[in-house]
Context: one part of a larger RNA
Parts: sequence; structure tokens; C1' cells
RNA sequence: CUGUUGUUAAGGAACUCUGCAAAAUUGCUUCGUAAGUUCGCAAGAAGAAGCGCUCCAGCGAUGGAGCCGCAGUGAAGAGGCCCAGGUAACUGUUUAACAAAAACACAGCUCUAUGCUAAGUCGCAAGACGAUGUAUAUGGGGUGAUGCCUGCCCAGUGCUGGAAGGUUAAAAGGAGAGGUUAGCCGCAAGGCGAAGCUUUGAUCUGAAGCCCCAGUGAACGGCGGCCGUAACUAUAACGGUCCUAAGGUAGCGAAAUUCCUUGUCAGGUAAGUUCUGACGCGCACGAAUGGUAUAAUAAUCUGGGCGCUGUCUCGACAGCAGACUCG
Repeated sequence: CUGUUGUUAAGGAACUCUGCAAAAUUGCUUCGUAAGUUCGCAAGAAGAAGCGCUCCAGCGAUGGAGCCGCAGUGAAGAGGCCCAGGUAACUGUUUAACAAAAACACAGCUCUAUGCUAAGUCGCAAGACGAUGUAUAUGGGGUGAUGCCUGCCCAGUGCUGGAAGGUUAAAAGGAGAGGUUAGCCGCAAGGCGAAGCUUUGAUCUGAAGCCCCAGUGAACGGCGGCCGUAACUAUAACGGUCCUAAGGUAGCGAAAUUCCUUGUCAGGUAAGUUCUGACGCGCACGAAUGGUAUAAUAAUCUGGGCGCUGUCUCGACAGCAGACUCG
């Protein structure tokens, strides 16, 4: 010096991205226990006190008397706690071997398909699953406990329904046209050309679909601009105008979303780009790609505090195992 274990004056997070790591707490008995709350919880909240041995009484819990030590859950093992916020309701699941989470799932909610030889799925098929089930069932999509709610737009796309008109396939049909040539005409070149064969082929008939007409958002999705105006100023309840299918409602909001931005104000600190509460010009929240609130829960994320400490000021010492030297 390396690893590991232990101790450390005074201070006590000044360390650091972060109290990472370590320290501290720890058992049992008794007392005591707040906000909040879905009344179950929160809660071992928090915070206190006791704990050995001998004798006596008692079934015992326990009570009484006494004794010892620096120290009595006498060694070891055995929650640190509190406040505030974000996220996800919860228990659960996951990247076997860098991610355990706010991701997935979930009960609940909702849409949709399906009437049974069900829809759907696997298979070429037979057949099987669905299900020895039957709409309180089964499949699929979305959301994600619970409370309060879930606004406007059907123009586009999708889906569902409609069937008058337009368009439209195979098919059916065979008007007409071409090729060939017996024959005819012609001196010839050539021309015409029946039947047959052959190559084509119009009108008309002709379904779904599409166009079209409606409906439908817990379907995919979308949810404006400019100008003016009040007797200080500022602002604009109000008015005008353009565009649109309709112009973002409730709620929330510098947010896991805010670029400008360390926004502004307030709180906390001596000092706060973080944090909390407000404000709202939301670059670019917003209502089941759910909005918002929420007790409980969490090896979750963020900020603060108490306790505690070698994290640090700032190092030091020791044990063990190495390194190093000698053998």
C1' cells in the first nucleotide's frame, strides 16, 4: 500500500449526484399515541417507564422484604423515526445473467361480436378447442380500485344500416367487322365473293362493391385567427370580421407536460437552478390514447427535519489475510 474487521478527541452531513456506505433503533411487559380516513385503518404512529439475584406469600399473574455490579432483554440474535409532494389504488408480474419501475396485470367500468353446427382459434382435411358451456355465457378492443365526472365536432377515415339513381365482373347474347375461298368478272394486274372454318365483336340483361343517403366518438381522430371597445392607466364583460365539421367545456396547470425559465409572488435556509403553496400569456394539459381528488399500500421517485454516526473537517490506531524482504 490492497482487502477485510474493529476503535477513535472535538464537531456532527460541513461529505456527496444522493446520508451512498456506516452508525443508530431493535426483545418482552406496562402506559401512551396525532392529522387524515373508504371507519377497516393510519399504529409497533410518535413518545415514555420497567427488566438481575436471594428470601417470604400465592396455583398463578403478581406482591412484599433484602442484596450485588460500571453495566440486569449484563454476551449473540431482534423496527430508526417524523413532515410534505409526485406516480401507481391495492396483493401480484417482468427484461434467467446490467433495468423490479411510474412498465405489465388486476378487480371495477365500457364498447363490440356471438342464438348454438355460436362467434372466435388451430388444422389441407377429418377433427379439436371454445364447452360436456348457452347472452348473469364466450371471444375481441379500450380503460384501470373507489369518489365526483366524462363537454363540443359525423366534414375526412372506419364501422353499422339503407337501397332509388350512377358506375361495375364473370356469364348470357351475337348486331356488325376481319381472314380464308368454291365461284363469278377481267387479256392481265387484280376485283367481288356464298357456304363452311376461323379471328373478333356492339346494344341489351347482369351481384356485391364504389359513388350516393343516413346513423355512430368509452370508433381512428379533431376541438381557430384578426381588429376595435369602459370617464387615470391597464384589461376587455361587449362589438366587428374571416375561416371551420366543430373551435377545448368541467377540472387541473412553469406540471413525469413550460422552450423562453433559476417565470413572478409566498414558505422553508444565513444563503434554495431542487422542494412546497399560489398565480396563468398552457412554446406544446384536458376529460375511458380518460380528467380530477383520494385513505391504505410501495426494496418506487422528490424535498425537508429529528436521532445517529470516520460520509466529512482529517486524519490516526489496531486485528486478520495479502503485497514487500529473507528463508
About this RNA
Large-subunit ribosomal RNA, domain IV from an activated sludge metagenome, 327 nucleotides, folded computationally. Rfam family: Bacterial large subunit ribosomal RNA.